[in-house]
RNA sequence: UUAUCAAGAAAGACCGAGGGAAUAGACCCGUUGAAGUCUUAGCAACCCUCCAAACCGUUGGAGAAGGUGCUAAAUUCUACUUUUUAUGCUUUCAUAAUCAGAUAGAUAA
Numbered sequence: 001u002u003a004u005c006a007a008g009a010a011a012g013a014c015c016g017a018g019g020g021a022a023u024a025g026a027c028c029c030g031u032u033g034a035a036g037u038c039u040u041a042g043c044a045a046c047c048c049u050c051c052a053a054a055c056c057g058u059u060g061g062a063g064a065a066g067g068u069g070c071u072a073a074a075u076u077c078u079a080c081u082u083u084u085u086a087u088g089c090u091u092u093c094a095u096a097a098u099c100a101g102a103u104a105g106a107u108a109a
Base pairs, nucleotide, nucleotide: 001109002108003107004106005105010040011039012038013037014036018029019028020027023079024078025077026076041071042070043069046067047066048063049062050061051060052059053058075104080101081100084097085096086095087094088093
């Protein structure tokens, strides 16, 4: 820089109190064993391999040996901007829900 992020996939051993990226709030997981380390297994298909179509932009299908990644909950949800609706208010506006996006983050090349 580009692409993706509501799908999918866990058992065992060691250890022992926290964890869900960071800040705040909410919510949730956890001594029926969190996080971490190791072993085995699995998921997926970014890189990769093959086939077909296109014709130099790529698209579709199949595969899984290898390099990564992942295996609670949408990236757990909200925060900033915006659409719509409802309520309150004379209006500005506030609150709640909702749509789209931004920021931040994760992974791959």
Molecule: SAM riboswitch aptamer (S box leader)
Organism: marine eukaryotic metagenome